[in-house]
Molecule: small-subunit ribosomal RNA
Organism: uncultured Planctomycetales bacterium
């Protein structure tokens, strides 16, 4: 610091997600060791046992015990006495308000910060002042009776205090008068003087006899200490107040009666409505009250660059609560965790009458729950509490135990070692490579564990006790200070150093390895079992699953969930946007509020600079130090941005004053306009009526139809009625804020624009609520209603048309009144000022120059158009910004759910504003690319259509194909581009299928080892044949004479051997778009890119030929041209081919001699190139027409097939990756089958006849084949064919063409057409011809008289039609196929439509690409909300009712000890009782919020259900928004 993830790629905009730090964690899987933190987050849920608050005998009575002493003894004890020790309960001090936990409540009665108390308390502790006289009565205890089960009482008596009470005295105090001095902040504070009333105490101890008494000594005496009271201060603690900060929600807008203030009182430590009495109507609230929600606040922590966000677990400070709710009481201090009363819920005793209890103290159960320890040791150290002190208490605390929970720090060994061992793993498999110096071996080292040993170290300093020194004192006592010389104290605990054995021994694992993300290979599985944090893997070769090996990251830990901040500038203060990506209010006026020209003065709130206090420590950071080192710990120092307090400055902004005129507005003159409103008028055209003409049809559609019309329609004229909208002018022309305004006139009105610069003096701009207009539809009353025209009704189309078309039509459109308030209300662009280049049009003024006018030129308002620089993803916008700035308002955080659900609120209804979450998705958008399509355009080809010509489609029959049979009918091909295809030859074989019979390492190829043999051929049986058995019987070569070499047989070991699977793993070869013109490259340029230009324009062409323009210049694969053939000539050569002249023969023939003239053969060359010539054309490219010419503008064929498409076809030619068989999915033989047959489709032959058929005569080819061949003449046969065999290895033989020409016969008919079938008889091949050949010959004579719908093929030597030849072949199902030559046509006006196809444009929601996308019911599972008759529960409010405890008031006839008393009583307490408040409880409304609910409604989501086709192309009726 980033990175994946929408696309076919590309920017942009979003979002989701990932690397990071971090936890009080939990879960998985591992575990050696230590140190220093940490550890009930859930149910403030219940709780069993221990422990967690005592203490003081030096306040104080008693009562025990032990010590000493005296008595008495029965020797067992008993008794008294003082002094000291100890203890117990009680009285009285102090403390128990700390200390420890917890975090429900609390959103302010809290807390932070800074400040007030002139409004205040305050034990213990400290200084300061003064003081402590005299007296008194109880009461526990304890004794005795007594209730009760206990818990606990009651009653009578005795007693002591530092308990309790009265009096004195009173510096001070307090209160009251009456002064003085001094400060402040209003009331007042502080100091002080005089007078008056009023207010207090306790003593305890250790020591001594100097003083005083008594008097051996002790004490009321003296000294010490420690207490005690009165004030005044101080330190610390506490109360209280003020201001400022402190979470979410407007779907919560109004809230308040003790409520705001007052006056009096009362109450408190102290203001204060804190109470009550009266008066008064205040108080808060959009800067957000009131109410719901959620929550302990800060120091801090985590996390970031920071700003910020997240948290408040240990620490440390505030608070707040102690089973719930209440209440007060003691007491310096509480409304009190381990105190009282009183409700109330739970739990325990109970003798049923009544008691007892509060772990949110340390431990510890239960319990829930993903989860959180020990019923430990010790008061040895730090603190606390009591006490003169020893000491005693202390679950605070120090410690150890438990948990890898979190940090740090160690270790598990270190050097050498290469046969690169073994094994695993992988491979290209002979061998190599990894594991790897890793092991093993050999040398070392000893850190933690561990045994064992004691010597030494720290927490240990203290109180105390001795010693020394100094104070007090009469005193060498006591007592205090000091000193530190010396004893005494350790729970942790052998914790830490040290020494000693032993020995590499006792100590590694977790997760990843498809990107992101460091780290791959195998096998295994086959959309299965899995994985997944996003993208996504996994449907036979998975670096995604499992395993393994092998690597990588951490490392006693490693992963996973979970949460928080990070990245995310993804809420944007630092730091975002709103024309299309979310996101400008439809437009106005306007309140609050924000923000505001010029110039001056004054203040100083903000601003700013300093100063001073504060900002608690701990933490963070810096610098030091202490633990061997770090986590820890310490000591110093920074910082703590903030808050108040002061002191300067005066520029800006607030504020107050004074002035200006640029903004703003007003006044004068003039102007343009469909601005509004209300009122009158007009003409066209439509509809109706009425009347004439007129006569058969009108209308209307793609074609129809339904309607209208002889009772006269349509049409055409003349009258009249009637309502609605205003041609042409008319214009990206005007006005208006916007919806919006369009004849003409009149009135009323708005509101802009120029010009004068007369006037006021910032009067400005925006604008949250708030208010007003606000198309069209819709409601609501009344009116109108020609015309058009939802609904409805009928006609057409359609599969179906609840539509598009047509015929008709109601609401409605229209007008008056009143709602409604929404539109894609669009410039998808708030509203204001200001500033920044040009050119140009248009409207409305206005000035100049010019005599006007016109033009010209300058300036103001408006309204458009192009377009610099800037801005943007980009499209675009660009002085009418979307530019560059200030102001101020709205709005926006993915996408679906959803403008839905609720809730409020408006509306009469429709509805309309506000307006969510569950759930779910991983993207959904913008802009623009390059394709591809379009029932888009433009332009241009092709026999594409048109124009012709002849077929297929009907018929028989041939073939191939589907189906269907079948044991098999063997496979493969599938629109065009499969179907006379592979197959250029299926009777066997072929062959791959069936069936049966057989072989087993093989039929076949290469090799190896062992024993054995010659082997094969022939023979004999079984057998359909393979095969099986069996007999019998012989050779070759070399040669060291053992043997070997070839060959056969058995055994054996690696293999062979599949037409078994996958053409969607694959080569390689085809097909097709298509012989279509096109597909690309480098460089350079443009563009953030994808890409674009070249290549596109303008001519042309068969053609990306070619020429011209041109930011492109240039090249490559295609095209054409080189290649073959054909056509026209020349050369060269004549044999098998030819014969014109000679010559010779022959019935006749190049037959023969000769010959190259010619034809022809096959070699090399010429020929054609828009070269000439004329015209168009852009001085071109070309492109029309002539000429010559055998041929003319590629002269006809042909081979040649770019980049690429179709996971096209082919694993069955053939080669191959993996998978699969191996006595079989290999092989090897007989026979079937590949040829079946209700039937359907392709291709064909043959016809259906008279342009024919027959029958007889007779003319002309060209290409090709031929030795297991092709065959001639003869001769036999009707013929197929037979026999025979000349010739031919082929320009030499085989070797004849058909149509056609000619005569004759058939005369339109199922025939002398047509030949299907079928019988009979006969040939040929061939082991063999029945399944299932192919020809002859006689006889037999189907179907069919020219073929629906539809369709094929063809532009010239072609189509038609004729025949002839090869190939494969033993034969042939060939009519196929491939050649070959014979005759030998007719059309094409165009390019409008079908098809294909190029190029350019244009849309696009398509990119698997229109066989694309992709909506909406309806079925189906499934979730999760919504409404809802209610049910069921939680907070809250209000209003009665009851009313406990308690304070306060009132009373107090009964009860009392201190005081007075004249002894009655009094003064004064008290119990009781009784009023106000009042908790919990009980009713009743109401009101919020949760849980459920039969049914009901949408929504998401769910490979492969229906039904249709809405949208995306003109999407086939543009979409689209609003609305019925």
């Nucleotide at each position: 610091a980033g990175a994946g993830u929408u696309u076919g790629a590309u920017c942009c905009u979003g979002g989701c997600u990932c690397a990071g730090a971090a936890c009080g964690a939990a879960c998985g899987c591992u575990g050696g060791c230590g140190g220093c933190g940490u550890g009930g987050a859930u149910u403030a849920g219940g709780c069993a046992u221990g422990c967690a608050a005592g203490u003081c005998g030096a306040a104080c009575g008693u009562g025990c015990u032990c010590c000493u002493u005296c008595c008495c003894u029965u020797c067992g004890g008993g008794g008294a006495a003082a002094a000291g020790a100890g203890u117990a309960a009680g009285u009285g001090g102090c403390g128990a308000a700390a200390g420890g936990g917890u975090g429900a409540g609390u959103a302010a009665u809290g807390c932070a910060u800074a400040g007030a108390c002139a409004a205040u308390c305050u034990g213990c502790c400290c200084c300061u002042a003064g003081g402590a006289c005299c007296g008194g009565g109880a009461c526990a205890a304890c004794u005795g009776c007594u209730c009760g089960a206990a818990a606990g009482g009651g009653c009578a008596g005795c007693u002591a205090a530092u308990a309790c009470c009265g009096g004195a005295u009173g510096u001070u105090c307090c209160c009251g008068u009456c002064g003085g001095g001094u400060c402040g902040c209003a009331u007042g504070g502080c100091c002080u003087g005089a007078c008056g009333u009023g207010c207090a105490a306790a003593g305890g101890u250790a020591g001594c006899c100097u003083c005083u008494u008594c008097u051996u000594g002790a004490a009321a005496g003296c000294c010490u200490c420690c207490g005690c009271c009165u004030a005044g201060g101080g330190a610390g603690g506490a109360g209280u107040u003020u201001a400022u900060g402190u979470c979410c929600u407007a779907u919560u807008a109004g809230c308040u009666u003790g409520u705001u203030g007052g006056u009096g009182a009362g109450g408190u430590a102290a203001c204060g409505g804190c109470u009550c009495a009266c008066c008064a109507a205040g108080g808060c609230g959009a800067u957000g009250a009131u109410g719901g929600g959620u929550a302990g606040u800060g120091g801090g922590c985590c996390u970031g660059a920071g700003a910020g966000g997240g948290u408040g677990g240990c620490c440390c400070a505030c608070c707040a609560c102690a089973c719930u709710g209440g209440g007060a009481c003691u007491g310096a201090g509480a409304c009190a965790c381990u105190g009282c009363c009183c409700a109330g819920a739970c739990u325990c005793c109970u003798a049923c009458g009544g008691g007892a209890g509060g772990c949110u103290g340390c431990a510890g159960u239960c319990g829930a729950g993903a989860a959180u320890c020990a019923u430990u040791c010790g008061c040895a150290a730090u603190g606390g509490g009591c006490g003169a002190a020893a000491g005693c208490c202390u679950g605070a605390c120090g410690a150890u135990g438990c948990g890898a929970c979190g940090c740090c720090g160690c270790g598990u060994g270190g050097g050498g070692g290469a046969a690169g061992a073994a094994g695993g793993c992988c491979u290209u498999c002979a061998a190599g490579g990894u594991u790897g110096u890793a092991a093993a071996c050999u040398c070392c080292u000893g850190u933690c564990a561990c045994g064992g040993u004691a010597a030494g170290g720290g927490g240990a300093a203290u109180c105390c006790a001795g010693g020394c020194g100094g104070g007090u004192u009469a005193a060498u006592a006591g007592c205090c200070c000091g000193u530190c010389c010396u004893g005494c104290u350790g729970a942790c605990g052998u914790c830490c150093u040290g020494c000693c054995g032993a020995g590499a021994g006792g100590a590694a694992g977790g997760c990843c390895c498809g990107g992101c993300u460091a780290a791959a290979u195998u096998c295994g599985u086959g959309c299965c079992a899995g994985c997944a944090g996003c993208c996504g893997c996994g449907g036979u070769a998975a670096u995604a699953c499992g395993a393994a090996u092998g690597g990588g990251c951490c490392a006693a830990g490693c992963g996973u969930u979970g949460u928080u901040c990070g990245g995310a500038a993804u809420c944007a203060c630092u730091g975002g946007g709103c024309a299309u990506a979310a996101a400008g209010c439809g437009c106005g006026g306007g309140u609050a509020g924000g923000c505001g020209g010029c110039u001056u003065g004054a203040c100083a709130a903000g601003u700013u600079c300093g100063g001073u206090g504060u900002g608690a420590a701990a933490u963070c950071c810096c610098c030091u130090g202490g633990c061997u080192c770090a986590a820890c710990c310490a000591g110093g120092g920074a910082a703590g941005u903030g808050c108040a307090c002061u002191g300067g400055a005066a520029a800006c902004u607030a504020u107050c004053g004074g002035g200006c005129u640029a903004g703003a507005g007003g006044c004068c003159g003039g102007g343009a306009g469909a601005g509004g409103a209300g009122a009158g008028u007009g003409g066209a055209a439509c509809u109706c009526c009425u009347a004439g003409u007129g006569g058969a049809g009108c209308g209307g559609u793609g074609a129809a139809a339904u309607g209208c019309g002889u009772a006269g329609a349509u049409a055409u004229u003349a009258g009249g009625a009637g309502g609605a909208a205003c041609g042409c002018c008319g214009g990206u022309g005007g006005c208006g804020a916007a919806a919006g305004c369009g004849a003409c006139u009149c009135u009323c009105u708005g509101g802009u624009c120029c010009g004068g610069a007369c006037c006021u003096g910032a009067c400005g701009c925006u604008g949250a609520g708030c208010u007003g207009c606000g198309a069209a539809a819709g409601c609501c009353a009344g009116g109108g209603g020609a015309g058009c025209g939802a609904a409805c009704g009928g006609g057409a189309u359609u599969a179906g048309a609840u539509a598009c078309c047509c015929c008709g039509g109601u609401a409605g459109u229209c007008c008056u009144g009143g709602c409604c308030g929404u539109a894609a209300a669009c410039g998808a662009u708030g509203g204001g000022c200001a500033c920044u280049a040009a050119g140009u049009u248009g409207a409305g003024g206005g000035g100049a120059u010019c005599u006007c006018g016109a033009a010209u030129u300058c300036u103001c308002u408006c309204a458009g158009c192009c377009g610099u620089a800037g801005c943007u993803a980009a499209u675009g916008u660009g002085u009418u910004a979307a530019g560059u700035g200030c102001c101020c308002c709205g709005c926006c955080u993915g996408g679906g759910g959803a403008g839905u659900a609720u809730g409020g609120u408006c509306g009469c209804a429709a509805g309309g504003c506000u307006g969510a979450a569950a759930c779910u998705c991983a993207a959904a958008g913008g802009a623009a690319u390059u394709g591809a399509c379009g029932g888009g355009g433009g332009c241009u080809c092709g026999c594409a259509c048109a124009a012709g010509c002849g077929g297929u489609g009907g018929a028989g029959c041939a073939u191939g194909u589907g189906g269907u049979u079948u044991a098999a009918u063997u496979c493969g091909a599938a629109g065009c581009a499969a179907c006379g295809c592979g197959a250029a030859g299926a009777a066997c074989c072929u062959u791959a299928c069936c069936u049966g019979g057989g072989c087993u390492g093989a039929a076949c190829u290469a090799c190896g080892c062992a024993g054995g043999g010659a082997a094969a051929c022939g023979c004999u049986c079984c057998g359909a044949a393979a095969g099986g058995a069996g007999a019998a019987c012989u050779a070759u070569c070399c040669u060291u004479a053992g043997g070997g070499a070839a060959c056969c047989c058995u055994g054996u070991g690696a293999u062979a051997g599949g037409u078994g699977u996958u053409g969607c793993a694959u080569g390689g070869c085809u097909g097709u778009c298509g012989u279509c013109a096109g597909c690309u490259c480098g460089u350079g340029u443009u563009g953030u890119g994808a890409a674009a230009u070249g290549u596109u324009g303008g001519g042309u062409u068969a053609a990306g030929u070619c020429c011209c323009g041109u930011a492109a210049c240039g090249a490559g694969c295609g095209a054409a041209a080189c290649c073959c053939u054909u056509g026209c000539c020349u050369c060269u050569a004549g044999u098998u081919g030819c014969c014109a002249g000679c010559g010779g023969g022959u019935u006749a023939u190049g037959c023969c001699g000769g010959g190259g003239a010619c034809u022809c053969u096959a070699g090399a060359g010429g020929g054609a190139c828009u070269g000439c010539c004329g015209g168009u054309g852009u001085c071109a490219a070309a492109c029309c027409g002539g000429a010559g010419g055998a041929a003319g503008g590629u002269g006809g064929g042909g081979a040649u097939g770019a980049c690429g498409u179709c996971a096209a076809g082919u694993c069955a030619u053939c080669a191959u990756g993996g998978c699969c068989c191996u006595u079989a999915u290999g092989u090897c033989c007989a026979g079937g089958g590949c040829g079946a047959c209700a039937c359907a489709c392709g291709u064909g032959c043959u016809a259906c006849a008279a342009u024919g058929g027959u029958c007889g005569g007779u003319a002309c080819a060209a290409a090709g084949a031929g030795a297991a061949g092709c065959a001639a003449u003869c001769c036999c046969g009707a013929g197929a064919g037979g026999u025979g065999g000349a010739g031919c290895c082929a320009a030499u033989c085989u070797u004849c063409a058909a149509a056609g020409c000619u005569g004759g016969c058939c005369u339109c008919a199922g025939u002398u057409c047509g030949g299907a079938u079928u019988g009979a008889g006969g040939g040929c091949u061939g082991a063999a011809a029945u399944u299932c050949g192919c020809c002859c010959u006689c006889a037999u004579g189907a179907a069919g008289c020219u073929g629906g719908a539809a369709u094929c093929g063809c532009u010239a030597g072609u189509a038609a039609u004729c025949g002839c030849g090869g190939g494969u072949c033993a034969g042939c199902c060939a009519c196929a196929c491939c050649g070959c030559g014979g005759u030998g046509a007719a059309u094409a006006c165009g390019u409008u439509c079908c098809c294909g196809a190029g190029c350019c444009u244009u849309g696009u929601a398509c990119a698997c690409a229109c066989c694309g996308c992709c909506c909406g019911u309806c079925a189906a599972g499934c979730c999760a909300c919504c409404g809802a008759a209610g049910c069921a529960g939680g907070g809250g409010g209000c209003a009665c009712c009851c009313g406990a405890a308690g304070u306060c008031g009132c009373u107090g006839a009964c009860c009392c000890a201190a005081c007075c008393u004249u002894a009655g009583g009094g003064a004064g307490g008290g119990a009781g009782g009784u009023g106000c408040c009042g908790a919990a409880g009980g009713u009743g409304c109401c009101u919020u919020u949760u849980g459920u609910g039969a049914c009901g409604g949408g929504g998401a989501c769910u490979a492969a259900g229906u039904c249709g086709u809405a949208a995306c192309a003109a999407g086939g009726u543009a979409a689209c928004c609003g609305u019925a």